[in-house]
Molecule: small-subunit ribosomal RNA
Organism: metagenome
RNA sequence: AGAGUUUGAUCCUGGCUCAGAACUAACGCUGGCGGCGCGUCUUAAACAUGCAAGUCGAGCGGUAACACUUCGGGUGACGAGCGGCAAGCGGGUGAGUAACACGUAGGUAAUCUACCUCUGGAUGGGGGACAACCUGCCGAAAGGCAGGCUAAUACCGCAUAAGACCACGGAUACUCUGGUAUCAGGGGUCAAAGGCUUCGGCCGUCCGGAGAUGAGCCUGCGUCCUAUUAGCUAGCUGGUGGGGUAAAGGCCUACCAGGGCGACGAUGGGUAGCCGGCCUGAGAGGGUGAUCGGCCACACUGGGACUGGGACACGGCCCAGACUCCUACGGGAGGCAGCAGUUAAGAAUCUUGCGCAAUGGGGGGAACCCUGACGCAGCGACGCCGCGUGCGUGACGAAGGCCUUCGGGUUGUAAAGCGCAGUAAACAGGGACGAAUUUUGACGGUACCUGUCCAAAGCACCGGCUAACUACGUGCCAGCAGCCGCGGUAAUACGUAUGGUGCAAGCGUUGUUCGGAAUCACUGGGCGUAAAGAGCGCGCAGGCGGACUUCUAAGUCAGGUGUGAAAACUGGUGGCUCAACCACCAGCCUGCACUUGAAACUGGGAGUCUUGAGUCUCGGAGAGGCUGGUAGAAUUCCUGGUGUAGCGGUGAAAUGCGUAGAUAUCAGGAGGAAUACCAAUGGCGAAGGCAGCCGGCUGGACGGCGACUGACGCUGAGGCGCGAAAGCAUGGGGAGCAAACAGGAUUAGAUACCCUGGUAGUCCAUGCCCUAAACGUUGUCGACCAGGCGUCGGGGGUAUCAACCCCCUCGGUGCCGAACCUAACGGAUUAAGUCGACCGCCUGGGGACUAUGCUCGCAAGAGUGAAACUCAAAGGAAUUGACGGGGGCCCGCACAAGCGGUGGAGCAUGUGGUUUAAUUCGAUGAUACGCGAAGAACCUCACCUGGGCUUGACAUGGAGUGGAAUGAUGUGGAGACACAUCAGCCGUAAGGCCGCUCACACAGGUGCUGCAUGGUUGUCGUCAGCUCGUGUCGUGAGAUGUUGGGUUAAGUCCCGCAACGAGCGCAACCCCUACUGUGUGUUGCCAUCAUUAAGUUGGGCACUCGCACGGAACUGCCGGUGACAAACCGGAGGAAGGUGGGGAUGACGUCAAAUCCUCAUGGCCUUUAUGUCCAGGGCUACACACGUGCUACAAUGGCCGGUACAGAGGGCUGCCAAAUCGCGAGAUGGAGCAAAUCCCACAAAGCCGGUCUCAGUUCGGAUUGGAGUCUGCAACUCGACUCCAUGAAGGUGGAAUCGCUAGUAAUCGCGGAUCAGCAUGCCGCGGUGAAUACGUUCCCGGGCCUUGUACACACCGCCCGUCACACCACCCGAGUCGGUAGCACCCGAAUCGGCUGAGCUAACCCUCGGGAGGCAGGUCGUUAAGGUGAGACUGGUAAGGGGGGUGAAGUCGGAACAAGGUA
Repeated sequence: AGAGUUUGAUCCUGGCUCAGAACUAACGCUGGCGGCGCGUCUUAAACAUGCAAGUCGAGCGGUAACACUUCGGGUGACGAGCGGCAAGCGGGUGAGUAACACGUAGGUAAUCUACCUCUGGAUGGGGGACAACCUGCCGAAAGGCAGGCUAAUACCGCAUAAGACCACGGAUACUCUGGUAUCAGGGGUCAAAGGCUUCGGCCGUCCGGAGAUGAGCCUGCGUCCUAUUAGCUAGCUGGUGGGGUAAAGGCCUACCAGGGCGACGAUGGGUAGCCGGCCUGAGAGGGUGAUCGGCCACACUGGGACUGGGACACGGCCCAGACUCCUACGGGAGGCAGCAGUUAAGAAUCUUGCGCAAUGGGGGGAACCCUGACGCAGCGACGCCGCGUGCGUGACGAAGGCCUUCGGGUUGUAAAGCGCAGUAAACAGGGACGAAUUUUGACGGUACCUGUCCAAAGCACCGGCUAACUACGUGCCAGCAGCCGCGGUAAUACGUAUGGUGCAAGCGUUGUUCGGAAUCACUGGGCGUAAAGAGCGCGCAGGCGGACUUCUAAGUCAGGUGUGAAAACUGGUGGCUCAACCACCAGCCUGCACUUGAAACUGGGAGUCUUGAGUCUCGGAGAGGCUGGUAGAAUUCCUGGUGUAGCGGUGAAAUGCGUAGAUAUCAGGAGGAAUACCAAUGGCGAAGGCAGCCGGCUGGACGGCGACUGACGCUGAGGCGCGAAAGCAUGGGGAGCAAACAGGAUUAGAUACCCUGGUAGUCCAUGCCCUAAACGUUGUCGACCAGGCGUCGGGGGUAUCAACCCCCUCGGUGCCGAACCUAACGGAUUAAGUCGACCGCCUGGGGACUAUGCUCGCAAGAGUGAAACUCAAAGGAAUUGACGGGGGCCCGCACAAGCGGUGGAGCAUGUGGUUUAAUUCGAUGAUACGCGAAGAACCUCACCUGGGCUUGACAUGGAGUGGAAUGAUGUGGAGACACAUCAGCCGUAAGGCCGCUCACACAGGUGCUGCAUGGUUGUCGUCAGCUCGUGUCGUGAGAUGUUGGGUUAAGUCCCGCAACGAGCGCAACCCCUACUGUGUGUUGCCAUCAUUAAGUUGGGCACUCGCACGGAACUGCCGGUGACAAACCGGAGGAAGGUGGGGAUGACGUCAAAUCCUCAUGGCCUUUAUGUCCAGGGCUACACACGUGCUACAAUGGCCGGUACAGAGGGCUGCCAAAUCGCGAGAUGGAGCAAAUCCCACAAAGCCGGUCUCAGUUCGGAUUGGAGUCUGCAACUCGACUCCAUGAAGGUGGAAUCGCUAGUAAUCGCGGAUCAGCAUGCCGCGGUGAAUACGUUCCCGGGCCUUGUACACACCGCCCGUCACACCACCCGAGUCGGUAGCACCCGAAUCGGCUGAGCUAACCCUCGGGAGGCAGGUCGUUAAGGUGAGACUGGUAAGGGGGGUGAAGUCGGAACAAGGUA
């Protein structure tokens, strides 16, 4: 310090997620030791038991228990009691509290302070009781009542009064008001307690003063969320009198006044103890308030007072309530949020320990007692820190594991082995500090030292982020997952293992906080298109504000003082062996207050100024606004005329109108609305918006010469006003247009688009509504920063008689562009540049322009405006593609023009389907279907039925055995096979070869996966494209080059150009063919010579032909066009002309295209079977459907006879001649030929002649019967052919569809592969031999450029809404059940206060009667809890209703994205 994730890729915006640190943690696995810390975050839930506050006999009366005893409470002591002090500290908890509770700084002249310190003074003399105790009584108990006795440092008078207090008037000093301090005066009021003693004194007591400490009260500032809480308040605000308190004060009360608080957020609601600090962070901040420390609040819940210096009191009291316990049912008792501990709750938090030795506290004169404060120990890896689990050596790199390409690699010096060391524990010995002066140590026989001896590693992770990879298992299953995402048979992502990485007595997970997040932005963000400028203006508050002078000192700055507790933090030093931890010192505590000073800036006061702003004056421009008139054109309607059959409307129609006279046309009239041309890229207005012409009223802006005011300004939360269209209300008006509605079309449907009609409305007046893509998607104001070109309004200059032009200038409005800005697009003096002022707004998408509440509205609705839930994105700009019912250019038998077919028939063949025991498998739009198959009767064969074999039909290796292997014959069997008999090896003697048997490695598989693959192939497409290097441009993806102008069959070539070059493709090089030369001349050829039946032979090699090697064609030549180009057009010559014709040749890539059944091959499966052998069957089935073909339907023909001319092939298991036989298929036969020699082999159409005469025929040949031939072991299922007989459908084929541009189509035959036999198929060959192409609008496919895009699996794309189903959260909801706070009324405990007090009454007074004072009792008031009532807020639940979200393969349509087919 960043990283992952939106895309095909890119940049940006933006959210989500991760890596870090921390924790009072919990959970999982694991666990050696020690030190120091920490340990109910939940339920302020309930609590058994023990302990946590007592002490003083030196205050007192005493003596129940204990000890001693002089037997006397005598002594030590001491239960209970009276009395004193303490118990308000210490300890716990965080419920309540948003508050002077807390923090900080102050005030108290408005106060108190026991114990303590210092100081002054005093401590005289009396009195009356009550406990304990005794007696009696009541009660279960708790406890109580009555009578009697008694002491005090208990209680009460009196005396004294330095002094204090009160009132009075006086003086001095001080002060911020009231006042404070001091002094003197007389008046009034007020004290006390004694105990011990060694007799020295000590401890007390009372009244003052001062201090210290602690506390009360008051104030400034700070202190969470919510405005969907905007008004709150009657003791409320103030005053006066009174009361009350330690003390100011409405704290309380009576009266008077009517105030007080609030947008700088009152009131209400929610949440919360506050702080020092702690965590995080670079910091600023954010979060938090455990342990330790300060403050506050509370003590079962609520109320209340008493005592006291202090409480409204955790371990006190009274009352009420809930709960628990005891009970004799009459009554009683209790309060762990003290320490332990229990129960419940919970993911979760400890011992019913030791000790007062230390520190501290209470009491006491002291000894001492008490102290769950505290010091220690125990439990818990809860945290931090430290230590250890060994060190050295050790290669055959052991064994084992894992992987493997089988060679090896790795675990790994790791282990073993050898040598050595020694921590914890254990055992043994020694043994502290903490303790202070004598005593006194819980911890503790602990730490520590010595000796002997000697233990201990796990957890997570290994796809990227993120460090670390292989195997097996699994097969979208099981599972993983923080995000992206893994898993559908080769998973580095699941599970296990080996190995590795990280950390380590821990490691992971979960939760929470901060960080990263500049993702709420003060430091430090934004708002044209990503979320975001309010529709516009006016303007109160607020914020900000021109120049100069002067004063001030609030802000600001500087110095000083006080405070900012300690701990913490940082630095230094030191102590525990180190560290954690602890101690000391320093810093820090960024703050607040007071004080002294400075005066630049801001603020404030005063004065001045003119440049900001404004006023006056002159001038012109304008659809600025309101209002009244008025004009012409047009539409419609009405009247009349002319006139006749249509009009209208559309893609085409129809509805509609019209013979009752329309449309058209002429004349007249009515009425409403809007103002063509001018017109603009124009003008005006704040925006909305404004358009004929004229008048009236009126706002603003602009320009010019001057004059005046003197900062009067800018912005503007609330507020107020304006605000298109639609809509609402009332009343008018209504021509045209036109939601709704009706009809006609279109369509699968058409509640639409189109057409015919048509009502609200549109218009006017008045009043509402208040929204918009109210957009420049750009708030207002000001300043500054290159230009160029227009345009509107005004002014000026030069020149001039004047106008135009030209130049300058002010104001507006546009375009293009520099710097600069921007993610880019773009913006650019009219900023989105550089700055300033103020306002508004944004913070992921959806939910949601929603719900609810409130405000406004007549309503419609508007404004304000969430959450649950859900997603890992949503988005902006640009890029490359792809696509478009976008555009441009251009190709192709793509269309068109032609010729012939298919689709109809019969048959052949393939496929689908069906059938079957099986009908083996594959191929399936184009690119499957006479395809794999160049040939299924057996075989083939993979399928089915049945019969056999199991190291196997085939390969390699071992052992044993035999001598053969093999063949023949016989028997059984369907056969495989089995049995029997016979025949039957080589050898250099090592062996070879072969068979059989046995065992195991293995063989075998046309079994699966073509989506694991190689190879091969199809297709786009023989289309002209596809890329690279360097350079340049761009943040980048990318672009450029390859685009452009021409041209070509071509990215072919030329020209131009930030490109220059290059590669794979194109072309050429190769083969065949067309012309020709040369060479050669048999088996080929024959012109000349001879010869024959015959090129048969001699001869010849000219010709044909064959085989080789050459030549020839290159836009080379001429003319024209073209850019002086490339090239094109025409021509000449030539066998051939612009690629001469044909073939081979197939760029980067696409279709997970095809093939595991050609072959090869990974993985998986099978192993007496999915292997192998055999027989038979099947692949040949047949209601049907499709593809590809053959033959036809006839006369351009059929049949018969005669007759002519090919090419290319094949042939020894072969082709087979002549001859003979058969009607024929063929048979017999055997010559010739491994073939330019012989054979297949007569080519056919053609030509000549004849016949048939339009007929289901002399066309057509299916089908069927019979008879044969051939191949073959075998033609039944299931071959081909021949002959005789039979003679079906079919008379040119619907929608639709295929091929072909020349030696092509069409037509005719011939050959070959496969093959025993079997082509209408396939591959070749030649013969005969056409028609047509105007052209590129359209269909299909393709190329280039451009444009739009929400597509990128790329239009066979994407995607919207209803409906149906499931789940989830939410809203409304008849109701219903709770909670909270307030109001009104009723009732009203204890307490306190007032009044009363006829009853009772020790201290004092008394005239002895009584009085003062007190008490009980009564009563009134305040009041907790409780009750009733009406509402408020809030929560739970709910029939039903509503929308929303989510969910691999549901339904209906097709709204959006391309002109998305109606932008």